[in-house]
């Protein structure tokens, strides 16, 4: 230097055009209990970044970025 694969809440993940972007842990608030813990209820959190296709993009394409990989 070429090529592939990734990239989503603190963290690991699910979401092959439109519905409220969901779970699970951890967080912080109630409740429960003499406290803790366990359990219940419930909040607060994300689509790397830009541009493009479309009535509409996390989703299809192009760039860059950041990770892994595989080639020489």
């Nucleotide at each position: 230097g070429u090529c592939c694969u990734u990239u989503u809440c603190g963290u690991c993940u699910a979401g092959u055009g439109g519905u409220a972007a969901g779970g699970a842990c951890a967080u912080c608030g109630c409740c429960u209990u003499u406290u803790c813990a366990c359990g219940g209820c419930g909040a607060a959190a994300a689509c790397g970044g830009g541009g493009g296709u479309u009535c509409a993009a996390u989703u299809c394409c192009c760039c860059c970025a950041g990770a892994g990989g595989a080639u020489a």
A computed fold for a 72-nucleotide RNA from Watanabea reniformis, annotated as transfer RNA. Rfam family: tRNA. Rfam links the family to the GO term triplet codon-amino acid adaptor activity. The family's RNA type in Rfam is transfer RNA. The sequence is in RNAcentral, with records from ENA.